[in-house]
Molecule: Glycine riboswitch aptamer
Organism: chicken gut metagenome
């Protein structure tokens, strides 16, 4: 994904032609097609400091397992950058009797 069931909130609002719907105008509400944002934390990724942890070599030394640099590797910490949501938000979309719809359950394939 399909199929059956079960599903909520908000004006049967005013006004135009013409009377529900559609279509223009206006006021006022709702969140559960579907989109818009985010938060702790998690993962990345970069930069800095520590540890004297590992590994290598320098420099000292009679010689070093002592000092002492330098590079890498880990392992904390802190900054930043990006990535991951909701029934949360925001109402774009849609919705405000009844029919559709309907997020999500549950039962089958």
């Nucleotide at each position: 994904g399909c199929u059956c069931u079960g599903g909520a909130g908000a004006a049967u609002c005013c006004u135009g032609g013409a009377u529900a719907a559609a279509c223009g105008g206006g006021u006022g509400c709702c969140g559960a097609a579907g989109g818009u944002g985010c938060a702790a934390g998690a993962c990345a990724g970069c930069a800095g400091a520590u540890a004297c942890g590992g590994a290598c070599g320098g420099g000292u030394u009679g010689a070093a397992u002592a000092c002492u640099c330098u590079u890498c590797c880990u392992a904390u910490c802190u900054g930043u950058u990006g990535u991951c949501a909701a029934u949360c938000u925001c109402u774009c979309a849609g919705g405000c009797a009844a029919a559709a719809g309907g997020a999500c359950a549950g039962a089958g394939c």